Model confidence (mean pLDDT): 83 of 100. This is a predicted structure of a 147-nucleotide part of an RNA (small-subunit ribosomal RNA, 3' minor domain) from an uncultured bacterium.
Context: one part of a larger RNA
RNA sequence: CACCGCCCGUCACACCACGGAAGUUGGUUUUGCCCGAAGUCGUUACCCUAACCGUAAAAGGAGGGGGACGCCGAAGGCAGGGCUGAUGACUGGGGUGAAGUCGUAACAAGGUAGCCGUACCGGAAGGUGCGGCUGGAUCACCUCCUU
Numbered sequence: 001c002a003c004c005g006c007c008c009g010u011c012a013c014a015c016c017a018c019g020g021a022a023g024u025u026g027g028u029u030u031u032g033c034c035c036g037a038a039g040u041c042g043u044u045a046c047c048c049u050a051a052c053c054g055u056a057a058a059a060g061g062a063g064g065g066g067g068a069c070g071c072c073g074a075a076g077g078c079a080g081g082g083c084u085g086a087u088g089a090c091u092g093g094g095g096u097g098a099a100g101u102c103g104u105a106a107c108a109a110g111g112u113a114g115c116c117g118u119a120c121c122g123g124a125a126g127g128u129g130c131g132g133c134u135g136g137a138u139c140a141c142c143u144c145c146u147u
Stems, first nucleotide, its partner, number of pairs: 003110001005107001008103002011100001013097004018092003023087012039072001041070004046066004052061002113134009
């Protein structure tokens, strides 16, 4: 490169990351229950037992050991929560990308002034209703300020 300007959204194509998602699959933590090793502790009417008591010797007692039972109890099992990761048909918008499609919403009163809020509607930009703003052009009037 200055209206043969600028510019908005849908749609199509490509790539990127991010959400949602029936689920699937890990990590971690936690709750309840089941089972329950080792071991400490407790109980013990069964078995064993040199030291102590006892005796002339015994019996017996104390103590000790074993076994049995019990409490606690790791791992394991079942069920349920919390947090977190991966993955998931499909799906949602977002970003980016010289020359794609449809229209033309905005920028000059952008050809219905624009914008804000809200409701409804529409391929899309958007349209309409209600309320608000001037960051609206034009014309007229009013108030104020300056000359």